[in-house]
Context: one part of a larger RNA
RNA sequence: GGAUGAACGCUGGCGGCGUGUCUAAGGCAUGCAAGUCGAACGAUCUAGCCGCAAGGUUAGAUAGUGGCAAACGGGUGCGUAACACAUUGGUAAUCUGCCCCCAACUUGGGAAUAAUCCCGCGAAAGCGGAACUAAUACCCUAUAAUCUCAACAAACUUGUGUUUGUUGCGUAAAGUUUCGGCGGUUGGGGAGGAGCCUAUGGUCUAUCAGCUAGUUGGUAGGGUAAUGGCCUACCAAGGCUACGACGGAUAGCGGGUGUGAGAGCAUGACCCGCCUCAAUGGGACUGAGACACUGCCCAUACUCCUACGGGAGGCUGCAGUCAAGAAUAUUCCCCAAUGGACGAAAGUCUGAGGGAGCGACGCCGCGUGAAUGAAGAAGCCCUUCGGGGUGUAAAGUUCUUUUCUCAGGGAAGAACUAAUGACGGUACCUGAGGAAUAAGAGGCUGCAAACUUCGUGCCAGCAGCAGCGGUAAGACGAAGGCCUCAAGCGUUAUCC
Numbered sequence: 001g002g003a004u005g006a007a008c009g010c011u012g013g014c015g016g017c018g019u020g021u022c023u024a025a026g027g028c029a030u031g032c033a034a035g036u037c038g039a040a041c042g043a044u045c046u047a048g049c050c051g052c053a054a055g056g057u058u059a060g061a062u063a064g065u066g067g068c069a070a071a072c073g074g075g076u077g078c079g080u081a082a083c084a085c086a087u088u089g090g091u092a093a094u095c096u097g098c099c100c101c102c103a104a105c106u107u108g109g110g111a112a113u114a115a116u117c118c119c120g121c122g123a124a125a126g127c128g129g130a131a132c133u134a135a136u137a138c139c140c141u142a143u144a145a146u147c148u149c150a151a152c153a154a155a156c157u158u159g160u161g162u163u164u165g166u167u168g169c170g171u172a173a174a175g176u177u178u179c180g181g182c183g184g185u186u187g188g189g190g191a192g193g194a195g196c197c198u199a200u201g202g203u204c205u206a207u208c209a210g211c212u213a214g215u216u217g218g219u220a221g222g223g224u225a226a227u228g229g230c231c232u233a234c235c236a237a238g239g240c241u242a243c244g245a246c247g248g249a250u251a252g253c254g255g256g257u258g259u260g261a262g263a264g265c266a267u268g269a270c271c272c273g274c275c276u277c278a279a280u281g282g283g284a285c286u287g288a289g290a291c292a293c294u295g296c297c298c299a300u301a302c303u304c305c306u307a308c309g310g311g312a313g314g315c316u317g318c319a320g321u322c323a324a325g326a327a328u329a330u331u332c333c334c335c336a337a338u339g340g341a342c343g344a345a346a347g348u349c350u351g352a353g354g355g356a357g358c359g360a361c362g363c364c365g366c367g368u369g370a371a372u373g374a375a376g377a378a379g380c381c382c383u384u385c386g387g388g389g390u391g392u393a394a395a396g397u398u399c400u401u402u403u404c405u406c407a408g409g410g411a412a413g414a415a416c417u418a419a420u421g422a423c424g425g426u427a428c429c430u431g432a433g434g435a436a437u438a439a440g441a442g443g444c445u446g447c448a449a450a451c452u453u454c455g456u457g458c459c460a461g462c463a464g465c466a467g468c469g470g471u472a473a474g475a476c477g478a479a480g481g482c483c484u485c486a487a488g489c490g491u492u493a494u495c496c
Base pairs, nucleotide, nucleotide: 001496002495003494004493006492007491008490009489010488013366014365015364016363017362018361019359020358021324026322027321028320030319031318032317035068036067037066040065041064043062044061045060046059047058048057049056050055075277077275085201086200087199089197090196091195094194095193096192099190100189101188102187103186104185105184106183108140109139110138116131118129119128120127121126147170149168150167151166152165153164154163155162156161175182176181203249204248205247210240211239212238215237216236217235218234219233220232221231222230252274253273254272255271256267257266258265259264279300280299281298282297283296302313303312304311305310330356332355333354334353338352339350340349341348342347369399370398371397372396379390380389381388382387404433405432406431407430408429409428413423440485441484442483443482444481445466446465447464451480452479453478454477455476461468462467
């Protein structure tokens, strides 16, 4: 000198774009943050119409069964020195819902159950029994292969494999409709996604030198979508290590960011990719996908309710609150746009997202007026008492209106024929008014740009270093003057 997610002091006019709990992964009141589908299903309710009624029909609504979503999106950096990450290859060792393409198929039946009604228990959370009913829920069955498995043969690879052919065994489906469709099953391919493996790379410590028994390898089996001590039994005795094993400390990793001419050094806020966690520890279930932040079960700690028998909860989502701290915001508006879930659609949901609010926290831009105006008012300061400085500065005169206030008009962002804008009567435009609403901070001994007077008298004080102050202090305090930056200026902390 540059930089910062900064803080503190003094000061503070406006706008745009960014950014804002770095500490206690401490505790949380309240509200919201994941639903949707009646074009899968029975039922109930409301309204209209027909009907004496029973009931039928149309429209709408809903608790339940069922489907899809809830594994995304959002947050955090506790843990992790590791195939966690980055780069490079491999998977002939693999999986893949929704989406796209191709081919074939979609037979016939059955038993239940929630809702509902009845009975009962409980303070509640909730639970038990009996009866009825539907489905794209569940079960059986037909058919079926280029699917699965097994055997054989050939080709290719060599890798325990791949492809093709033959034979045998086995395995599927669901309907709905406003008649346009939307679906269902099987097989093949694709896209995107995911799992696993390999090599290389990136912290400190030897005042850590030896570590290891599922340990290293093999055989067999289990398990997985899949390889593998991943797990189990048996067998062998191996495996790693000064190219630093093992232990300890610290730490999410990368794209990047800061600085620097570069090499490098430091760093990993915001944004993007990956990983990780969800009160703490463990576990599986469902599912294409989880060992699942706002799912389930168990244990622990904590908080709350209770009729004391028993129950409920998890903000490291958005706001907000207490605590901690030098320190970090609104319990705001909207789904109009972008995107996501569901739906045939209309649409519903969406604290993702879009916006507004607060903070000079940062960067950038603008303003606080312009011209003229005396050999120069007053005040203040200095003075050799002549004068000098503040100083064209002010006043005065003539202008301007960026800003400001008021009034009028008023968007783009809307795609998609129409309708549809939270922001927002915002940005912007026009007119009117009036210099009106707007300057400070630090410094002035040297480094280092800027000096005098008074006060004080090694006192009070200053100080980054050198050092100032003990009666003429350019270094303390004040005043005047001056210097540098400027809506900021200084100080502190950290990095280069």